[in-house]
RNA sequence: GGGAGAUUAGUUUAGUGGUAGAACAAGAGCCUCCAAAUCUCUUGGCAGGGGUUCGAUUCCUCUAUCUCCCG
Numbered sequence: 001g002g003g004a005g006a007u008u009a010g011u012u013u014a015g016u017g018g019u020a021g022a023a024c025a026a027g028a029g030c031c032u033c034c035a036a037a038u039c040u041c042u043u044g045g046c047a048g049g050g051g052u053u054c055g056a057u058u059c060c061u062c063u064a065u066c067u068c069c070c071g
Base pairs, nucleotide, nucleotide: 001070002069003068004067005066006065007064010024011023012022013021018054026042027041028040029039047063048062049061050060051059
């Protein structure tokens, strides 16, 4: 330099155009003499810019970071 892939919550991840889900973690409550565990509730997210579309996490493009391959 060329090519391919990935980027979604604090972490691991699901989601192939129509209100973004789960688990763990965190906070609160319940229980308990106290605590842990269990149970209930809550908080919190689409890497960034632009485009297409009535509507974009999803499609296109550029940028950034990471991984792999070729040279």
The prediction has a mean pLDDT of 85. The RNA shown here (transfer RNA) has 71 nucleotides and comes from a bacterium. The sequence is in RNAcentral, with records from ENA. It matches the Rfam family "tRNA".